[in-house]
RNA sequence: UAGUUAUCAAGAAAGGUGGAGGGAAUAGACCCUGUGAAACCUUAGCAACCCUUUAGAAAUAAAGAAGGUGCUAAAUUCUAUCCAGAAAUCCAAAAAGAUUGUUAGGAAUAGAUAACUC
Numbered sequence: 001u002a003g004u005u006a007u008c009a010a011g012a013a014a015g016g017u018g019g020a021g022g023g024a025a026u027a028g029a030c031c032c033u034g035u036g037a038a039a040c041c042u043u044a045g046c047a048a049c050c051c052u053u054u055a056g057a058a059a060u061a062a063a064g065a066a067g068g069u070g071c072u073a074a075a076u077u078c079u080a081u082c083c084a085g086a087a088a089u090c091c092a093a094a095a096a097g098a099u100u101g102u103u104a105g106g107a108a109u110a111g112a113u114a115a116c117u118c
Base pairs, nucleotide, nucleotide: 002117003116004115005114006113007112008111013043014042015041016040017039021032022031023030026080027079028078029077044072045071046070049068050067051064052063053062054061055060076110081107082106083105084103085102087100088099089098090097
């Protein structure tokens, strides 16, 4: 770097250095930020992917947190593409169609994290 699988509405912050941006990328919206952004360091915490223990043939389940990662504003901040449902309007004899726009809806795309493989 690429691939596979799983998860992504829960959870968990203080201090120091620093000094203007940040919320992955594009566009829009919204938000955080000199009452101190990013980044780095320390400590603390969350979670339980790897891990440990027990049970089991296995799948798996329960408990744990020493170690390897990860994470500690807002759903991956929200929207974008497709599908589905509800509503309004237009059109039409009807069916069909068009527009607006809504939803903890489903899927896809992109991304993040972990484990494994190349």

The RNA shown here (SAM riboswitch aptamer (S box leader)) has 118 nucleotides. The coordinates come from a structure-prediction model, not an experiment, and the mean pLDDT is 79.